[in-house]
RNA sequence: GCGGGAUUGGUUUAGUGGCAGAACGCGAACCUUCCAAGUUCGACGCACCGGUUCGAUUCCGGUAUCCCGCA
Numbered sequence: 001g002c003g004g005g006a007u008u009g010g011u012u013u014a015g016u017g018g019c020a021g022a023a024c025g026c027g028a029a030c031c032u033u034c035c036a037a038g039u040u041c042g043a044c045g046c047a048c049c050g051g052u053u054c055g056a057u058u059c060c061g062g063u064a065u066c067c068c069g070c071a
Stems, first nucleotide, its partner, number of pairs: 001070007010024004018054001026042005047063005
């Protein structure tokens, strides 16, 4: 330099053109003599920029980071 793949709450991960889910973690309340466990509730997210579309996390182009291969 070329080709391919990945990027979604703090972490791991699902998802599909029409409200973004789960587990663990975090906070509060209940329970308990206290702690742990348990129950309920809550906060926190689609790497960035542009395009297509009535509508983009999803499709297209570019950029960034990481991984693999070739040279």
This is a predicted structure of a 71-nucleotide RNA (transfer RNA) from a Minisyncoccia bacterium. The sequence is in RNAcentral, with records from ENA. Its Rfam family is "tRNA". It is annotated as a transfer RNA.